The prediction has a mean pLDDT of 87. A computed fold for a 330-nucleotide part of an RNA from an Alphaproteobacteria bacterium, annotated as large-subunit ribosomal RNA, domain IV.
Context: one part of a larger RNA
RNA sequence: GGGUGUUGAAGGAACUCGGCAAAUUACUCUCGUAACUUCGGGAUAAGAGAGCCUGUUUUAUGCGCAAGCACUAAACAGGGGCACAGAAAUGGGGGUGGCGACUGUUUACCAAAAACACAGGACUAUGCGAAGUCUCACAUGACGACGUAUAUGGUCUGACGCCUGCCCGGUGCUGGAAGGUUAAAGAGAGGAGUGCAAGCUCUGAACUGAAGCCCCAGUAAACGGCGGCCGUAACUAUAACGGUCCUAAGGUAGCGAAACUCCUUGUCGGGUAAGUUCCGACCUGCAUGAAUGGCGUAACGAUCUCCCCACUGUCUCCAACACCUCCUCA
Numbered sequence: 001g002g003g004u005g006u007u008g009a010a011g012g013a014a015c016u017c018g019g020c021a022a023a024u025u026a027c028u029c030u031c032g033u034a035a036c037u038u039c040g041g042g043a044u045a046a047g048a049g050a051g052c053c054u055g056u057u058u059u060a061u062g063c064g065c066a067a068g069c070a071c072u073a074a075a076c077a078g079g080g081g082c083a084c085a086g087a088a089a090u091g092g093g094g095g096u097g098g099c100g101a102c103u104g105u106u107u108a109c110c111a112a113a114a115a116c117a118c119a120g121g122a123c124u125a126u127g128c129g130a131a132g133u134c135u136c137a138c139a140u141g142a143c144g145a146c147g148u149a150u151a152u153g154g155u156c157u158g159a160c161g162c163c164u165g166c167c168c169g170g171u172g173c174u175g176g177a178a179g180g181u182u183a184a185a186g187a188g189a190g191g192a193g194u195g196c197a198a199g200c201u202c203u204g205a206a207c208u209g210a211a212g213c214c215c216c217a218g219u220a221a222a223c224g225g226c227g228g229c230c231g232u233a234a235c236u237a238u239a240a241c242g243g244u245c246c247u248a249a250g251g252u253a254g255c256g257a258a259a260c261u262c263c264u265u266g267u268c269g270g271g272u273a274a275g276u277u278c279c280g281a282c283c284u285g286c287a288u289g290a291a292u293g294g295c296g297u298a299a300c301g302a303u304c305u306c307c308c309c310a311c312u313g314u315c316u317c318c319a320a321c322a323c324c325u326c327c328u329c330a
Stems, first nucleotide, its partner, number of pairs: 001325008010316002014314001019311001027051005036041001038159001052079007061070003080084001092309004097304002099301002104116002120157007132143003160296004165226003170223002172219005179214003185208002190203005227245005254288001255285001266282005
């Protein structure tokens, strides 16, 4: 000097990205317990007191014929110790917000989460030798399933509550006895070569001709999309209102400087003596928005953000001690 522990005056987060680490708390009984809530919870909420020993008087229960014994509870009176859940084991607590409903799962060896899953919701495929999956010779067989549409497969969303707007022009999917286009094939007018000829070998226009595509519809909890400019009210400002261009349709309800806001530490309010974070508003949404789900939400979380109480060597500012160890000397 390092490591692991123990203790610490006064202060008590001033440390730091951040209370990281440490400290506090911890058991049982009695009392007491808020907002909110899906009425189950929240809750061991929070918070307060007691706990050892002796004596007296009561006392529930069990055993016993009984005397009594064991154990339980209460009141009162006293006693001792630094300390009475005397060791060990053994929750710090509260408030606000984001995300995800929850228990669960995950990157074996840098990520445990807001990611995955989930119950619930929806769409879609499938009538049974089912769709789908595997094997595969395109034969057989197996799973699905010893199931049968309240079933099974696929996709999306993700408890619950309130809801889920407009657009089918593009892409996709589904449907459509017409029409257009269209391969092989059929058809064969006509033409060419050759031959004396019969013929043979080529070439070849109409016409017939499937799916597909074109075309016509439907479909967004399918992929997706959801405008611009100008003017206008008797202060000003703003624009309920009007005009015009474009579009398939021009973003509804809600939420909004947000896990989304560039400008930006936006502006106002709260909290602090002082707050780029936080909470509540505003709306000028660079570039929110409805199962690519929107907005709320009790409970839950080794989740993330902010604040408060308690607590402390995190710090002001370091010190001492115990053990281990580096180093130096003998």
The full RNA is in RNAcentral, with records from ENA. Its Rfam family is "Bacterial large subunit ribosomal RNA". Taxonomically the source falls in Alphaproteobacteria (Bacteria, Pseudomonadati, Pseudomonadota).